[in-house]
């Protein structure tokens, strides 16, 4: 230098043929307990890496950029 894969909540990851984003763990509150732990219920937490394009509508499709990983020369 070229090619491919990946980028979504604090962490690990889903997200069908484009239709207003979820789970587990963690965290906070409450219930339960003599008190912890465990368990149960509820809440908060997201510019979907960044910028543009297509579309009535983009996490999803297209282009570019950045970063990580892998391969080739």
């Nucleotide at each position: 230098g070229c090619u491919g894969u990946u980028a979504u909540a604090g962490c690990u990851c889903a997200g069908g043929u484009g239709g207003u984003a979820g789970a587990g763990c963690g965290u906070c509150a409450c219930a339960u307990u003599g008190g912890u732990a465990a368990u149960g219920u509820g809440g908060a937490g997201g510019u979907c890496a960044c910028g543009a394009g297509u579309u009535c509508g983009a996490g999803u499709c297209u282009c570019g950029u950045u970063a990580a990983c892998a391969g080739c020369u």
Overview: A computed fold for a 73-nucleotide RNA from an uncultured Clostridiaceae bacterium, annotated as transfer RNA. The sequence was found in a public genome assembly. It matches the Rfam family "tRNA". By type it is a transfer RNA.